[in-house]
RNA sequence: GCGCCAUUAGUUUAGUGGUAGAACGUGACAUUGCCAAUGUUAAGACGCGAGUUCGAUUCUCGCAUGGCGCA
Repeated sequence: GCGCCAUUAGUUUAGUGGUAGAACGUGACAUUGCCAAUGUUAAGACGCGAGUUCGAUUCUCGCAUGGCGCA
């Protein structure tokens, strides 16, 4: 330099056009003499920019970061 893959919550991940789920973690409450554990509940995310579309996390293009391969 070229090609390919990945980027979703604090972390690990599901989701392939129609209002984004889960687990762990975090807060509150209940339980307990206290802690832990358990139960209930709440908050929290689509890397950035543009395009296509009635509608984009999803499709297209560029950029950024990381990884792999070739030279």